[in-house]
This is a predicted structure of a 73-nucleotide RNA (transfer RNA) from Candidatus Acidifodinimicrobium mancum. The prediction has a mean pLDDT of 83. Rfam family: tRNA. Rfam's curators write: Transfer RNA (tRNA) molecules are approximately 80 nucleotides in length.

RNA sequence: GCCGCGAUAGUUUAGCCUGGUAGAACAAGAGGCUGUGGCCCUCUUGGCCUGGGUCCGAAUCCCAGUCGCGGCC
Numbered sequence: 001g002c003c004g005c006g007a008u009a010g011u012u013u014a015g016c017c018u019g020g021u022a023g024a025a026c027a028a029g030a031g032g033c034u035g036u037g038g039c040c041c042u043c044u045u046g047g048c049c050u051g052g053g054u055c056c057g058a059a060u061c062c063c064a065g066u067c068g069c070g071g072c073c
Stems, first nucleotide, its partner, number of pairs: 001072007010026004020056001028044005049065005
């Protein structure tokens, strides 16, 4: 230098192919329970790598870039 794959919440991830309200678990905060703590129960907080394009509408499709992993040279 070229090719492929990947990037979603604090963490691990689903959804992407086939565009239409962004979900789960753990963690954190509040409350309940408990002599205290833990377990358990309820509620809450919080996210689509960056920029652009297509579209009525983009996490999803297209282009460029950044970073990571692998391969070729």
The source organism's lineage runs through Archaea, Nanobdellati, Candidatus Parvarchaeota, Candidatus Acidifodinimicrobiaceae and Candidatus Acidifodinimicrobium.